[in-house]
Notes
This is a predicted structure of a 111-nucleotide RNA (TPP riboswitch aptamer (THI element)) from Agromyces seonyuensis. The source organism's lineage runs through Bacteria, Bacillati, Micrococcales, Microbacteriaceae and Agromyces. Rfam family: TPP riboswitch aptamer (THI element). Rfam's curators write: Vitamin B(1) in its active form thiamin pyrophosphate (TPP) is an essential coenzyme that is synthesised by coupling of pyrimidine and thiazole moieties in bacteria. Its mean pLDDT, the model's own confidence on a scale to 100, is 75. It was read from a public genome assembly, where an Rfam model found it.

RNA sequence: ACGGUUGAACACGGGAGUCCGGUAUGCCGGGCUGAGAGGAAGGUUCUCCAACCUUCGACCGUCGAACCUGAUCCGGAUCAUGCCGGCGCAGGAAGUUGACUGAUUCUCUUC
Numbered sequence: 001a002c003g004g005u006u007g008a009a010c011a012c013g014g015g016a017g018u019c020c021g022g023u024a025u026g027c028c029g030g031g032c033u034g035a036g037a038g039g040a041a042g043g044u045u046c047u048c049c050a051a052c053c054u055u056c057g058a059c060c061g062u063c064g065a066a067c068c069u070g071a072u073c074c075g076g077a078u079c080a081u082g083c084c085g086g087c088g089c090a091g092g093a094a095g096u097u098g099a100c101u102g103a104u105u106c107u108c109u110u111c
Stems, first nucleotide, its partner, number of pairs: 001104001002102003006099001008097003011062004017032006026046001039056007067092003073086004
């Protein structure tokens, strides 16, 4: 100097969809996929049953399939949906330290 289905510290990144019912002034219950389907608190907008933000929490991920873009994409399945596959050796995407361990190489010293 290189590696690892290992564990640690600190730091960082990310998403929260879809369907049904109740009847609710921001709610409640259930089905599907999933690691996770907005758990807690606070706030904004707005109006018709919502949209969004902040902090914390759970979960996943940090050199790559976490996640985003392409994408109001293509094929299949479904009550429906990024549900499954393709796209995808595509374009992006968040890490350092030290420990343990493996194999090899180089340098120095001694015999």